[in-house]
Context: one part of a larger RNA
């Protein structure tokens, strides 16, 4: 993990409430107790009106009373009366007061119990191979004038010296990590006459004790040991919570909180009463409004050009006033334009209010019971934010949540569509039809050449890809491209310059002349010339050829991790893209058939579904009543067929060898897959 037995909403109360069921009814109950009962004790029955609860309130009271209190009030107000229904008892729903569904703390308090581990400390014992330095004293001898003092040799055996076993330690790595072992082994180090190790016995106790201090140690446990009790401490937390159909079905919001993962009260659900007092869609018909647009000499900001011109800047000019300019700043006014969530001279659609008219709906409201009070994703208009976010925050509708089914390769929310059951029957959504893989290799115009695409993913920006359409030059007086010739003179134009001749620069009425044409030159090129070309001009050739706008598909820009993925395979008059045409396939949609609950007299509706409300069964054990069944074989174990919408139920073969079912009732230790659930097996 699995298997078998156990395993969670349960009792108890003179409580409170609701619904239902009986009795009695302005009234109703009877506790204790006592007696009958009977061998005794239950049960069952009689006695017991003591209380209680209604029947009248209203004040703090005294008090008064259908009223009363406040109050000065015969005012106004509270609170009651005016349609009287209770009470017992019993079942069930919830509350409440106990452990109150079950299992879980970390603590927290009282009394014990421990220093045979370990920290200190007290009493009394023991233990420290061997080696090494060589303190202080002493003793001799030197130095000295010296009994001081220095020096030397010997003795001499000091040290929290020193090197290093036993002992005590644990410095580093390795190994070990379901270990040999709940701390350890190897190698390897540190102390080893000392604040040293070590034996016995003995003391110090839990907010205490001990502590060369690490919150360490106080019997493998320590920022408050164990043990047992208070107790089933509380745990707004986390897990679990056990049989079946059928009905209906939420909620992630608002106010409030030492409140934010809780909860109280509204808001949705549901169940019974209760009726129309509700609530919608439509269309009329009146209403509020200041958004969307939009406009601004109509406020408030703010705002680009030009004009006229106050005011200020600079300039001139004067000994000073005055006075001129002014491609400078600039109100107010004109003229153009032209912005604003917190501007409005204006102003919609939508949507909200109220009535009417019309269709729908079991709705307001009242009682019991409830979950929800972490929501989320799309669209559509905004705030926030980067017109970032699977971001946040509010509003409007969908959906998910709680929704299965068919597309969308795979996909809670996206497109179409709301599953009572059942069949191998139809027709259709969204999607689709060359195989995969159900349906067209359909028909008809155009298009693309990038494998564009069939795809989620792209721009600025280039560019004789290609297809339409416009619009404009030139052209049988020959165009446009090609090829054959020309392409000249003054003149090497004029300055400039070393040089400058078409071509470094600069200047120019860039003229003239010859021409069928040729620039005081378009580019190469030279130191300057030369050279080669070009424009322009003739042959030659024979039909279109430039320039330029709009569009439709394409190209480049375009870089990621397996060679690559259009879901694959592949597909080029597609199977790709724009249009449109006929038929088809495609869902639990809809129709048809046949069945089942509910509702309704029918006809016909209606039945997805978490939290949660209601209802209606099945299974277990016991107990009363009735009425069976078993040794000619009962419960149990194992197979078979068979029956119910399911929980379950009845038949029968095997086994088993002594008890057990049916029916109406009652009462529960009353159903197990989960709780890191508890025992035992595997």
């Nucleotide at each position: 993990g699995c298997c078998u037995a156990c395993g969670a909403g349960u009792u108890a109360c003179u409580c409170c409430u609701u619904a239902c069921u009986a009795g009695c009814g302005a009234g109703u109950u009877u506790a204790a107790u006592u007696c009958c009962g009977a061998a005794g004790g239950a049960a069952g029955g009689a006695a017991g009106g003591a209380g209680g609860c209604g029947c009248a309130g209203c004040g703090a009271a005294a008090g008064c009373g259908a009223g009363u209190c406040u109050g000065a009030a015969u005012a106004g107000g509270g609170c009651g009366a005016g349609a009287u229904a209770g009470c017992u008892a019993g079942u069930a729903g919830g509350g409440g007061u106990a452990g109150a569904c079950g299992c879980g703390a970390a603590a927290c308090c009282a009394g014990g119990u421990g220093a045979u581990c370990u920290a200190c400390c007290c009493a009394u014992g023991g233990c420290c191979a061997g080696g090494u330095u060589g303190a202080a004293g002493g003793u001799g001898g030197g130095a000295u004038a010296g009994u001081c003092u220095c020096c030397c040799a010997c003795u001499g055996g000091a040290g929290g010296a020193c090197c290093g076993a036993a002992c005590c330690g644990g410095u580093a790595a390795a190994c070990g990590u379901u270990g040999a072992a709940a701390a350890g082994u190897u190698u390897u180090c540190g102390g080893a006459u000392g604040a040293g190790c070590u034996g016995u016995g003995g003391g110090u106790a839990g907010g205490g004790g001990u502590g060369a201090a690490a919150g360490g140690c106080u019997a493998a446990u320590c920022a408050a040991a164990c043990c047992u009790g208070g107790a089933g401490a509380u745990a707004g937390c986390u897990c679990g919570u056990a049989c079946u159909c059928c009905c209906c079905g939420a909620a992630a919001u608002g106010c409030a909180u030492u409140u934010a993962g809780g909860u109280g009260c509204a808001g949705c659900g549901u169940u019974g009463g209760g009726c129309a007092a509700u609530c919608u869609g439509u269309u009329g018909u009146g209403g509020a409004g200041g958004u969307a647009g939009a406009g601004c000499u109509a406020c408030c900001a703010a705002u680009a050009g030009g004009g006229c011109u106050a005011g200020g800047g600079g300039g001139c000019u004067u000994c000073a006033c005055c006075g001129c300019c002014u491609a400078c700043c600039a109100a107010c006014c004109c003229c153009u334009g032209a912005u604003g969530a917190a501007c409005u001279c204006c102003g919609a659609a939508u949507g909200c209010c109220a009535c009417a008219a019309u269709g729908g709906a079991g709705u307001a409201c009242c009682a019991g019971c409830a979950g929800u009070g972490a929501g989320g994703c799309g669209u559509g208009g905004g705030g926030u934010g980067c017109u970032a976010a699977g971001g946040u925050c509010a509003c409007a509708c969908g959906c998910c949540g709680a929704g299965a089914g068919g597309g969308g390769a795979a996909c809670a929310a996206c497109c179409c569509a709301g599953a009572c059951c059942a069949a191998c029957a139809a027709c259709u959504a969204a999607g689709g039809g060359c195989c995969c893989u159900a349906a067209g290799u359909c028909a008809g115009u155009g298009u693309u050449a990038a494998g564009u695409u069939g795809g989620a993913u792209a721009a600025a920006c280039g560019a004789u890809g290609u297809g339409a359409g416009g619009a404009u030059g030139c052209u049988a007086a020959g165009a446009c491209a090609g090829c054959u010739a020309g392409g000249a003179u003054g003149u090497u134009u004029g300055c400039u310059u070393g040089g400058a001749a078409g071509c470094a620069g600069c200047a120019a009425u860039u003229c003239a002349u010859u021409u069928a044409a040729a620039g005081a030159g378009u580019g190469c090129g030279u130191a300057a010339c030369a050279g080669c070309u070009c424009a322009c001009u003739a042959g030659u050739c024979g039909a279109g050829c430039g320039u330029u706008c709009u569009u439709g598909c394409g190209c480049g820009g375009a870089a990621a991790a397996u060679a690559a993925u259009c879901g694959g395979g592949c597909a080029u008059c597609a199977a790709g893209c724009c249009c449109g045409c006929c038929a088809c396939c495609g869902a639990a949609g809809c129709c048809a058939u046949g069945g089942g609950u509910c509702a309704g007299c029918a006809a016909u509706g209606a039945c997805g579904g978490u939290a949660g409300g209601g209802g209606a069964g099945c299974a277990u054990u016991a107990c009363g009543g009735c009425a069976g069944c078993g040794c000619c074989g009962a419960a149990g174990g194992u197979g078979u067929g068979g029956c119910g919408u399911g929980a379950g139920c009845c038949a029968u073969g095997c086994u088993g060898g002594a008890g057990c079912g049916g029916c109406c009732g009652u009462a529960a230790a009353a159903g197990c897959a989960g709780a890191u659930g508890u025992a035992g097996g595997c």
Overview: The part of an RNA shown here (large-subunit ribosomal RNA, domain II) has 682 nucleotides and comes from an activated sludge metagenome. It matches the Rfam family "Bacterial large subunit ribosomal RNA". Its family is annotated with ribosome and structural constituent of ribosome in the Gene Ontology.